[in-house]
Context: one part of a larger RNA
RNA sequence: GAUUGAACGCUGGCGGCAGGCUUAACACAUGCAAGUCGAGGGGUAACAGGGAUUGCUUGCAAUCCGCUGACGACCGGCGCACGGGUGAGUAAUGCGCAGGAAUUUGCCCAGCAGUGGGGGAUAGCCCGGAGAAAUCCGGAUUAAUACCGCAUAAGCCCCACGGGGGAAAGCAAGGGAUCUUCGGACCUUGCGCUAUUGGAUCAGCCUGCGUCGGAUUAGCUUGUUGGUAGGGUAAUGGCCUACCAAGGCAACGAUCCGUAGCUGGUCUGAGAGGAUGAUCAGCCACACUGGGACUGAGACACGGCCCAGACUCCUACGGGAGGCAGCAGUGGGGAAUAUUGGACAAUGGGCGCAAGCCUGAUCCAGCCAUACCGCGUGUGUGAAGAAGGCUCUAGGGUUGUAAAGCACUUUAAGUUGGGAGGAAAGGGUGAUGGUUAAUAUCCACCAUCUGUGACGUUACCAACAGAAUAAGCACCGGCUAACUCCGUGCCAGCAGCCGCGGUAAUACGGAGGGUGCAAGCGUUAAUC
Numbered sequence: 001g002a003u004u005g006a007a008c009g010c011u012g013g014c015g016g017c018a019g020g021c022u023u024a025a026c027a028c029a030u031g032c033a034a035g036u037c038g039a040g041g042g043g044u045a046a047c048a049g050g051g052a053u054u055g056c057u058u059g060c061a062a063u064c065c066g067c068u069g070a071c072g073a074c075c076g077g078c079g080c081a082c083g084g085g086u087g088a089g090u091a092a093u094g095c096g097c098a099g100g101a102a103u104u105u106g107c108c109c110a111g112c113a114g115u116g117g118g119g120g121a122u123a124g125c126c127c128g129g130a131g132a133a134a135u136c137c138g139g140a141u142u143a144a145u146a147c148c149g150c151a152u153a154a155g156c157c158c159c160a161c162g163g164g165g166g167a168a169a170g171c172a173a174g175g176g177a178u179c180u181u182c183g184g185a186c187c188u189u190g191c192g193c194u195a196u197u198g199g200a201u202c203a204g205c206c207u208g209c210g211u212c213g214g215a216u217u218a219g220c221u222u223g224u225u226g227g228u229a230g231g232g233u234a235a236u237g238g239c240c241u242a243c244c245a246a247g248g249c250a251a252c253g254a255u256c257c258g259u260a261g262c263u264g265g266u267c268u269g270a271g272a273g274g275a276u277g278a279u280c281a282g283c284c285a286c287a288c289u290g291g292g293a294c295u296g297a298g299a300c301a302c303g304g305c306c307c308a309g310a311c312u313c314c315u316a317c318g319g320g321a322g323g324c325a326g327c328a329g330u331g332g333g334g335a336a337u338a339u340u341g342g343a344c345a346a347u348g349g350g351c352g353c354a355a356g357c358c359u360g361a362u363c364c365a366g367c368c369a370u371a372c373c374g375c376g377u378g379u380g381u382g383a384a385g386a387a388g389g390c391u392c393u394a395g396g397g398u399u400g401u402a403a404a405g406c407a408c409u410u411u412a413a414g415u416u417g418g419g420a421g422g423a424a425a426g427g428g429u430g431a432u433g434g435u436u437a438a439u440a441u442c443c444a445c446c447a448u449c450u451g452u453g454a455c456g457u458u459a460c461c462a463a464c465a466g467a468a469u470a471a472g473c474a475c476c477g478g479c480u481a482a483c484u485c486c487g488u489g490c491c492a493g494c495a496g497c498c499g500c501g502g503u504a505a506u507a508c509g510g511a512g513g514g515u516g517c518a519a520g521c522g523u524u525a526a527u528c
Stems, first nucleotide, its partner, number of pairs: 001528004006524005013375004018370001019368002021333001026331003030328003035078003040075002043071002047069003050065007085286003094211007103203001108199004113194003116150001118148002126139005156164003170191006178185002212258003219249003224246008261283004265276004288309005311322004339365001341364003347361001348359004378408004388399004412469001414464005422455001426450005432444003472517005477498003483512005493500002
């Protein structure tokens, strides 16, 4: 000199843009953060509509009916493995770069072949029982895109001209003939379902090189190193097991100890380097502590399950409940770090045919001079060089065109009014094309009408009034820009270094003046 996720002291007008627990991976009250689908299903707890019956104060009340819109709980599907947080652990099962082969891959894309025919249950509802509760048990009954066989098929397996094994599910919309038990069958379209092939994407695995300090850590290792056979996995492999051999690593630092998430990057520097890894992005690890598996395409799963432990809470003492390193917020720790806010309008995600619902992701707002950037706190004129202050050789000098006065301007703040863009969608109607038996439905595209904004009193523009509302901080011995007076008297004090102070202190304290930066200025800490 540059820099910071900074803090402290004094001071503080506005806006833009970013950032904001670096400490206790300490403990957490409360609310929210993952649901959705009725176009899978049986149904009907609530709400609304409709219908029926009854009562009457004749427009209300009661009861009933799933008939309709919808929909609590339940079965089922998909999602919950994403998104969000944190950096405890990890010095290599990690990360970075470059390669590799023995793999899986829901949803998505493309191809190909199917979607035939049956069955038995079980939640819910109902009945009964136990319990304070959490919840649990028994009986009867019921549905499905839940579950299980049969048929057929490819890939697959075997002792291979032959055998084995081996799948599926329907729903919705519309409709001219035909049939009909008047429910539909049937046809078309759309969404699904099954098998298989390829792709895409994501993921798992292997190898090489690089990746902090300590030798006051020199030897380490028995599933250890390799082989054979088997098991296991989606897959290779001591990954695991049996047997066999006795290997494997190491001064080019094994093992042990300490420290640490890694990278793109960031800061500094002419560079080489040094330091660092907040925000943003990629990867990894973790989710009260330790262990385990289940489900699933994917987890050994933050807001899932089981066991153990510590802690907290409820209890009728028999037994139960919990996990903010999600967003806010609380206590604690600390020099120190924000609101128990708004909205799904946009972007993205989950579910759904869709409308839509959910989304503390996200977009916004609030707080903080925490950083960076911009603007303002007036402009011109004004010498009687006013008064006052300070100083003085008592003449004067200085503050100083500074003020007052006169003439102007109105940025920003304030008040009033106008006012984009972020909006693309979605819905209605119509035309055309595709599908089709069809002018129906559905899909694509176009036209037209309608229509969605948290921010928001938006940005921006115009008008109004009036200099009106807006300057401090540090320093002035040298380094280092800036000097005098008074007080003090080795005292009080200053100080980054040299050093000042013991009666004329430009170095302490105050004042006047000056210098530097400026909504900041200094100090401290830290890096180069």
Overview:
A computed fold for a 528-nucleotide part of an RNA from an uncultured prokaryote, annotated as small-subunit ribosomal RNA, 5' domain. The RNAcentral record of the full RNA draws on ENA. Model confidence (mean pLDDT): 87 of 100.